[in-house]
Parts: sequence; structure tokens; C1' cells
RNA sequence: CAAGUCAGCCAGGUAAUCGCUGGUAUCCAUCAGGGUGCUGGAGGAAAGUCCGGGCUCCACAGGGCAGAGUGCCAGCUAACGGCUGGGAGGCGCGAGUCUACGGAAAGUGCCACAGAAAAUAUACCGCCUGGUACUUGUACUUGUAUUGGGGAAGGGUGAAAUGGUGCGGUAAGAGCGCACCGCGCUGCUGGUAACAGCAGUGGCAGGGAAAACCCCACUCGGAGCAAGACCAAAUAGGAAAACGAUGGUGCUGCCCGCACUGUUUUCGGGUUGGUUGCUUGAGAGCCUUUGGCGACAGAGGUUCCAGAUGAAUGAUUAUCCACGACAGAACCCGGCUUACAGGCUGACUUAUUUU
RNA sequence: GGGUCUGUAGCUCAGUUGGUUAGAGCGCUCGACUCAUAAUCGAUCGGUCGUAGGUUCAAGUCCUACCAGACCCA
Repeated sequence: CAAGUCAGCCAGGUAAUCGCUGGUAUCCAUCAGGGUGCUGGAGGAAAGUCCGGGCUCCACAGGGCAGAGUGCCAGCUAACGGCUGGGAGGCGCGAGUCUACGGAAAGUGCCACAGAAAAUAUACCGCCUGGUACUUGUACUUGUAUUGGGGAAGGGUGAAAUGGUGCGGUAAGAGCGCACCGCGCUGCUGGUAACAGCAGUGGCAGGGAAAACCCCACUCGGAGCAAGACCAAAUAGGAAAACGAUGGUGCUGCCCGCACUGUUUUCGGGUUGGUUGCUUGAGAGCCUUUGGCGACAGAGGUUCCAGAUGAAUGAUUAUCCACGACAGAACCCGGCUUACAGGCUGACUUAUUUU
Repeated sequence: GGGUCUGUAGCUCAGUUGGUUAGAGCGCUCGACUCAUAAUCGAUCGGUCGUAGGUUCAAGUCCUACCAGACCCA
């Protein structure tokens, strides 16, 4: 230089004019409200609503069954399916990166077609061998057919075929024996653990799939700010029909239990405003420091940085450049996922080739 | 804002415990019948099963993430 890996940052800038909205000070106004000054006003994802929690109500959260979720180990955290560190496995020369990573020997079921056989085994072709019949004839045979037996090495089928390679062995073969690899079991050592290493031992055990049911361990009550609370306004808690206390509604899908209570349909009417919840919170940002490999935790200092409710955060002009992507808060917070023009910074790696 | 659900042919829908060519009716096109049209009969065409990735030998079906649409609440 080139090619990469990881982590982080920015998200058009400046000025003028005119607006919108929150707070505050002051003035005007009986109130509603208005004027002026100062000051705040979208994001890294505000998104998807996929997880977890705060908060609120239901009985402060009950019992049983069902159901849902998570799934190597240890830790962090308010909590989590998140994060950190580690183990094992996959990929990469490497920096690194990815993983729904418990159990198939608890049980049930599935594995189409092909194939002998798809899981208590079995034998199509081929291999070896005994008998019988025929055949061959330089002689202890050859070949064909049939039948009995041996074995599972070779061919063939399939996504997958009952450890792999090699040597020995055998009539042919076979963990039948041996070496190495893989695997199971036992013990020791290291490690909190997952696990790793070493030694011994077993000829090898029942393939796959649990994102099939399921088993095991752990976790989970429901609803959601349109939750909920308060004030005001309005009115006829009216009529008819049907059903009906073994009922209906809510708390859970079901049962128990608890609370409230007639329910549904049709007809005829009223209201459909305001306040609060609302933004100061397991807070966030910045600086210093302590502990920890790290996530993170502790201490000190400093700033307060949107809060609307038809819903603000904009428009115009000038100018500069690298010509500007995805996209707009609605109770709040921690994560994850997805979308994204362009630019910047730091750390690290590099087999081969060239210098 | 919050919650629930659905995507299969032009339309309306099936699709079993994943299994080998994804079907049915209507419609479109062509042909027959008719003087002609309809009805009727026959034949054909038409599908990346919303998109992408994964599990599996094998995915419309199972899992995950997105996309689009519908409904409910004060």
C1' cells in the first nucleotide's frame, strides 16, 4: 500500500425574518383569555410491539388441572428470552465470528420412493463350502442346474445401513486378534462449574428426528394510561318481548373459591366536556475516583434536557460544503429486532505475492 | 396509543399426524350444441402457498424475523 476484523462517534452548518407549543416573570382583564420579556422544544432507531420491569385496577394475587416460556456453566441486573466472562462445537491463514447447546437407554408415534433389510433385524447380486444330477477329460478336475449350510468383507438401494483405517487371520469372512483413531465405563488431577488432561478398562452398546408428542429442571395470576381517580353536565335506572336462579358478569381456559348482580333483544331518549395520571426517574448526560478480566457496582461534583390532547417542534430567504439517508415522542424505563445516504476516529490481523 | 386475528389460482374456499404431481366451485380462453345468445357438455390455461432465513432426507404444513390487511377498546 492493499485486503479485512472489532469497537465507537456524527446524522447538514451559519445568519436573518415570520410562525407553533411548554415553563416562568410581569402587565391588562370580572372570568375566559390576551400582550411583552427570558427560557425549553424528537431519535439512534422516537419504528415493530418481540421480551422484561415500574405504575394502575381487579381479592396485595388464593388452591388444583390445563397452558405458555426458557434450556451448556458461572456471574451482572429491578427483571429478562438481555448483557458479560468461560466451556464445547462449526467457519476463517489470522484478528475474530456464529450456535433453539438438556434428554432418543422412561414411553408412544414417524422415517415416503427405492432397497434383502429403516431398527426385538435381514440377505437381491456376488463370496466360501457339503450333497445330488448332467457335463468335461493330460487325473485327485472344470462348468451348469438344484438344494442345505457359513459369513456380512465387496456390489447395489437410499438422506440415513448396526464403529473407521491398516495388518494378521480364515474355506470365505467377521473386533475373531492386534495397532492407531472414535466411543462407553471407572479412577485420579486441575477448575466454583460447564469441562479438560492423564491412567486403566470394555471389543463396541439400541441410526435419525424432541423447531413430533413427550420427560426432566426452572419461571409465569389477569388486564392494560382508551389502566385508573376526580369534577361538571344530562336523563325517563322508561316501554315491549324472550329467557331465567343448577343463572349472569368480573377475577383464568376449566373446577373450587371470592366479589357484584337479573340477563338479552327491540323501541324511544340524554351526554359524548374538563382536571388529573404527565413526566424528577431502578433518571440521564458529563467530570473525578475505588473494586472487578468484564457486564456492572460504590463514592464525590455538576446540569435538568419535549410533555401535546385534533395533537407543537415549522416556513421563507441568503450563504457554505462533503449536497444531506432511515425516519416523527403520546405513561415511563431496560433490552432485542428491523430500516438507514454519507462521513470520521481508534485498536488489531494478514496465508500467498512484490519491495 | 394498546390488544386480537388473517394472508393458498382473477374471486370464494379445501389441503388430515410434514411424504413425493397443491385441489374444488365460479370466472377467463378454445371447441361442440343453436339461425343467434343464454343454459348445457368437453378441453385447456392459470400458483415462486405474503416475503426472507432456519429445522428436517423432505416444509403450504414446524420455528424465527419482517411485509400487508382486517377487527376491537374511551